[in-house]
Context: one part of a larger RNA
RNA sequence: UUGGGCGUAAAGCGCGUGUAGGCGGCUUUGCAAGUCGGGUGUGAAAGCCCUCAGCUCAACUGAGGAAGUGCGCCCGAAACUGCAGAGCUUGAGUGCCGGAGAGGGUGGCGGAAUUCCCCAAGUAGAGGUGAAAUUCGUAGAUAUGGGGAAGAACACCAGUGGCGAAGGCGGCUCACUGGCCCGUAACUGACGCUGAGGUGCGAAAGCGUGGGGAGCAAACAGGAUUAGAUACCCUGGUAGUCCACGCCGUAAACGAUGGGCGCUAGCCGUUGGGCAGCUUGCUGCUCGGUGGCGCAGCUAACGCUUUAAGCGCCCCGCCUGGGGAGUACGGUCGCAAGAUUAAAACUC
Numbered sequence: 001u002u003g004g005g006c007g008u009a010a011a012g013c014g015c016g017u018g019u020a021g022g023c024g025g026c027u028u029u030g031c032a033a034g035u036c037g038g039g040u041g042u043g044a045a046a047g048c049c050c051u052c053a054g055c056u057c058a059a060c061u062g063a064g065g066a067a068g069u070g071c072g073c074c075c076g077a078a079a080c081u082g083c084a085g086a087g088c089u090u091g092a093g094u095g096c097c098g099g100a101g102a103g104g105g106u107g108g109c110g111g112a113a114u115u116c117c118c119c120a121a122g123u124a125g126a127g128g129u130g131a132a133a134u135u136c137g138u139a140g141a142u143a144u145g146g147g148g149a150a151g152a153a154c155a156c157c158a159g160u161g162g163c164g165a166a167g168g169c170g171g172c173u174c175a176c177u178g179g180c181c182c183g184u185a186a187c188u189g190a191c192g193c194u195g196a197g198g199u200g201c202g203a204a205a206g207c208g209u210g211g212g213g214a215g216c217a218a219a220c221a222g223g224a225u226u227a228g229a230u231a232c233c234c235u236g237g238u239a240g241u242c243c244a245c246g247c248c249g250u251a252a253a254c255g256a257u258g259g260g261c262g263c264u265a266g267c268c269g270u271u272g273g274g275c276a277g278c279u280u281g282c283u284g285c286u287c288g289g290u291g292g293c294g295c296a297g298c299u300a301a302c303g304c305u306u307u308a309a310g311c312g313c314c315c316c317g318c319c320u321g322g323g324g325a326g327u328a329c330g331g332u333c334g335c336a337a338g339a340u341u342a343a344a345a346c347u348c
Stems, first nucleotide, its partner, number of pairs: 003320004007302002012316001014201004021194003025088007033081002035077008049065006091191001092188003095184002098181002103177002107173003110154001114150007125136002162169002206247006215241002220236004258315006266293013297304002321348003330341004
């Protein structure tokens, strides 16, 4: 390479968007590049294969034939692919009528709690633990009432609830803004799917500049524990956590399951919409999501099962024994940390 694979054995890019490319609905006309048929030329000799012949046989050699699955040209076919033309509406999109939502960014507002400060009242403890101690407190702490300041997060509602492509999103509210769903069938008429590169987004931590800093808390200090205790527990505590702008680009970025379309028993819950019926709060049908169970089928098993890991088609990514190693070197990116691409010797 071929083949076989990618939920858990090695293997789905963290997620979008989109370039090239690959693939692509129904009807009809034409062309004939692919495709198919026929003819013709060529496909050196030797060799292989068949027949015959020459050395006493054979090896070897000679003669003739066949083959040479290929390529060129000519004629023909038109189902399929392709190209060109015309048309269609079911794929896709638009319009219109409604709808749900922590989807995104901005400003404003609110209450509970925590800490600190002030006042009041009050007295000897408080705190913390398995038990303690470090620590705080007669310079009046803890507990209690009133007032003030600050920062961060939003109890209940809250739900295998909702929204988002993923990361993720949760107090209330103003205007701004993206997507989705149901219904309708007015419009466009294949405008589609995927997507190497590219490009954008991307938790936490980390980095740069400037702010902010209540609580929490790497590092650090002390107290305990212990044989030791550079830990687990306790008292403190700085970066950081928060905001603005700019970087970083990683993760058990997980459903460890790429995207799209079609097909293949059901039952139960929940969420958003629509339709119908009637006893008007229930039943049935239907479309979109999200869960539980389960047949066929699949699977090494576990399990999956209309939200497939079933049955098929299209496109992309990836795997190919363990260690060495996601390392070295080189390239690219980054302020750095490092990220990304990615070996070999050697060894089992």